[in-house]
Parts: sequence; structure tokens; C1' cells
RNA sequence: GGACGAUUAGCUCAGCUGGAAGAGCAUCUGCUUGACGUGCAGAGGGUCAGCGGUUCGAGCCCGUUAUCGUCCA
Repeated sequence: GGACGAUUAGCUCAGCUGGAAGAGCAUCUGCUUGACGUGCAGAGGGUCAGCGGUUCGAGCCCGUUAUCGUCCA
């Protein structure tokens, strides 16, 4: 330098070939306990890596940049 893949909640990851975002763990609150833990119920938390484009509408499609990984030279 080139090819491919990944980037979504604090962490690990879904998101069904475009209709507007979820799960588990973690955190917080309540119940339970003498207390902690466990268990049960509920809540908060996201500029979907950045910028631009396509579209009535983008996490999803296109271009580019950045970071990480694999391979080629």
C1' cells in the first nucleotide's frame, strides 16, 4: 500500500434482506432478611464510531475518515 471483517446501553451481544432500537449481566429503588447474599417486582441508562449522500423514512443502502482484527504484498 491492497482485500475482507468488526464498531449498537457500563460489559457481552441481538436487531429477520429500510418503518425508527432490545436481551443477559451490571447499576438504582421497593419487597423479602436481624444484616449481607439469593429470590421477586419495577426504574434509569443509547447523538447505533465520526462526517457526507440516497430515500417520504437509515442501526440497516452508498462514499469517505478513524480504531481494532485477519490475510496478501
Source information: This is a predicted structure of a 73-nucleotide RNA (transfer RNA) from a Clostridiales bacterium. Lineage of the source: Bacteria > Bacillati > Bacillota > Clostridia > Eubacteriales. The sequence was found in a public genome assembly. The coordinates come from a structure-prediction model, not an experiment, and the mean pLDDT is 82.